[in-house]
SAM riboswitch aptamer (S box leader) from Membranihabitans marinus, 98 nucleotides, folded computationally. The sequence was found by an Rfam model in a public genome assembly. The coordinates come from a structure-prediction model, not an experiment, and the mean pLDDT is 84.
């Protein structure tokens, strides 16, 4: 990276370093010098595997994954008619495969 299956309104932040953009793209929106984004450490969550166990609404040693906002919303189609629902698609992640 391809593929396939699953899941995405739950839950979890602190110190330090740097110093300006950052939230995949586009529009909105929002979040940042009262330091965001990211790096590191230390704590945490608990979806997947995994661990216990008759059985997880249970558990965190291990792989991974995550700790603003629903995936922050939308985006293509439908129903509907301006308010809103539902499917896809995109996106991430994980198990499994090439």
């Nucleotide at each position: 990276g391809g593929u396939u299956u699953a899941u995405a309104a739950a839950g979890a932040a602190g110190a330090g370093g740097u110093g300006a953009g950052a939230g995949a793209c586009a529009g909105g929106c929002u979040c940042g010098g009262u330091g965001a984004c990211c790096c590191u450490c230390u704590g945490g969550c608990a979806g997947c595997c995994c661990c216990u166990u008759a059985a997880a609404u249970g558990g965190a040693a291990g792989g991974u994954g995550c700790c603003a906002a629903a995936u922050c919303c939308u985006g293509a189609c439908u129903u509907a008619u301006u308010a809103a629902a539902g499917u896809a698609a995109a996106u991430a992640u994980a198990a499994a495969u090439c």